[in-house]
About this RNA
The prediction has a mean pLDDT of 90. Small-subunit ribosomal RNA, central domain from an uncultured bacterium, 350 nucleotides, folded computationally.
Context: one part of a larger RNA
RNA sequence: CUGGGCGUAAAGAGCGUGUAGGUGGUUACGUAAGUUGGUUGUGAAAUCUCCCGGCUCAACCGGGAAACUGCAGCCAAUACUGCGUGGCUAGAGUGGCAGAGAGGAAAGUGGAAUUCCCGGUGUAGUGGUGAAAUGUGUAGAGAUCGGGAGGAACACCGGUGGCGAAGGCGGGUCUCUGGGCAAUUCCUGACGCUGAGGCGCGAAAGCGUGGGGAGCAAACGGGAUUAGAUACCCCGGUAGUCCACGCUGUAAACGAUGACGACUAGGUGUGGGGGGGUUCAGUCCCUUCCGUGCCGCAGCUAACGCAUUAAGUCGUCCGCCUGGGGAGUACGGCCGCAAGGUUGAAACUC
Numbered sequence: 001c002u003g004g005g006c007g008u009a010a011a012g013a014g015c016g017u018g019u020a021g022g023u024g025g026u027u028a029c030g031u032a033a034g035u036u037g038g039u040u041g042u043g044a045a046a047u048c049u050c051c052c053g054g055c056u057c058a059a060c061c062g063g064g065a066a067a068c069u070g071c072a073g074c075c076a077a078u079a080c081u082g083c084g085u086g087g088c089u090a091g092a093g094u095g096g097c098a099g100a101g102a103g104g105a106a107a108g109u110g111g112a113a114u115u116c117c118c119g120g121u122g123u124a125g126u127g128g129u130g131a132a133a134u135g136u137g138u139a140g141a142g143a144u145c146g147g148g149a150g151g152a153a154c155a156c157c158g159g160u161g162g163c164g165a166a167g168g169c170g171g172g173u174c175u176c177u178g179g180g181c182a183a184u185u186c187c188u189g190a191c192g193c194u195g196a197g198g199c200g201c202g203a204a205a206g207c208g209u210g211g212g213g214a215g216c217a218a219a220c221g222g223g224a225u226u227a228g229a230u231a232c233c234c235c236g237g238u239a240g241u242c243c244a245c246g247c248u249g250u251a252a253a254c255g256a257u258g259a260c261g262a263c264u265a266g267g268u269g270u271g272g273g274g275g276g277g278u279u280c281a282g283u284c285c286c287u288u289c290c291g292u293g294c295c296g297c298a299g300c301u302a303a304c305g306c307a308u309u310a311a312g313u314c315g316u317c318c319g320c321c322u323g324g325g326g327a328g329u330a331c332g333g334c335c336g337c338a339a340g341g342u343u344g345a346a347a348c349u350c
Stems, first nucleotide, its partner, number of pairs: 003322004007304002012318001014201004021194003025088007033081002035077008049065006091191001092188002095184001103177003107173001109171001110154001115149007125136002162169002206247006215241002220236004258317006266295012299306002323350003332343004
């Protein structure tokens, strides 16, 4: 250096962006570094292999041959790779045009409901459970009507739906803003793919400072249950949940399935766009591109299953695995305010 693997057995990094590196469409010419052929030199001897010979044989020894699969110089070849120059448009990107969307950020806004406060009506309960009790109420509760305050979340639409790289995103309006798709085929002319490090994003919980606090609710208090009940049920209730800024950087961050490209039966839904036919009408039919589901052939798979959104057949690049426990621990490094994160063993043991 070489193997086999990574949906569920160990194994795809949470996601993106991109540096080095690896890798890369088509054509002509040049070059000849890789590559190929020839030749020359060298590749010490011994050893190994083959042949012959010497010790009575052998080990051992002597002679010869082969080999030393390598390196260098020169000559030659030019299919492929590289390099240089020029060209191309099928990859990639751009322009104008059409349209969908809970994509992101900020501002301001709406109604329903819960809670609380004030007032009216009104009287003895209410609340809660398996049943109760704690709780609450004659200082007038619950119920009902009117008014007000405040915070948080947005019923119906709503979907087996859409958008986003992932995390994730759902009332309505406006402003700013990212991406994708279709048709057009205008422009650039390989500008591509992947991506060790790096950088950025990253649910919930948690942390710092300041605000906010309706409902809910770790902790905590009480009532029950029970042998006990540090629980499940009930009455309360603080952090927190919300906002701003900063930190944390994890997850069953899941499709437990890395990215990109090519190819390989069909059937049936659905979202967005285009073309053709048809219709009063996007009403219906056919077709095409992009997305998203289900079923299913070949093939694959240990099976389950996957099956044009592959886990099929291939290519390029990255990450990762290598028996269980010890252990995602210890030590050290780096990061963090801390909690901790990341990198990550060994003894021992089965």